[in-house]
RNA sequence: CUGUCGAAAAGGCAAACCCGCCGCGAGACGGGGGCGCAAAGUCUAUGGAUCUGUUCUGAACAGACAGCCAGACUGCCGAA
Numbered sequence: 001c002u003g004u005c006g007a008a009a010a011g012g013c014a015a016a017c018c019c020g021c022c023g024c025g026a027g028a029c030g031g032g033g034g035c036g037c038a039a040a041g042u043c044u045a046u047g048g049a050u051c052u053g054u055u056c057u058g059a060a061c062a063g064a065c066a067g068c069c070a071g072a073c074u075g076c077c078g079a080a
Base pairs, nucleotide, nucleotide: 005078006077012037013036017032018031019030020029022027035067041073042072043071046070047069048068050064051063052062053061054060
């Protein structure tokens, strides 16, 4: 120095819920809030799962979700 790993320290993010606003809807955004997270950073033109709409015999199409799992890329610190 790098990899694995996750003690400490400095920080970071922000569940449910409430308010406002947008959407047919899943849900997104802003504020409050804090369940938790070592990637709870990014990617759905990476693969599944789940959810919504159209259709509905099934499938198919269009969307939502990155805090469902897997994968890829990147990143703070440095004890055992």
Predicted 3D model of an 80-nucleotide RNA (c-di-GMP-I riboswitch aptamer) from a Chloroflexota bacterium. Taxonomically the source falls in Chloroflexota (Bacteria, Bacillati). The prediction has a mean pLDDT of 86.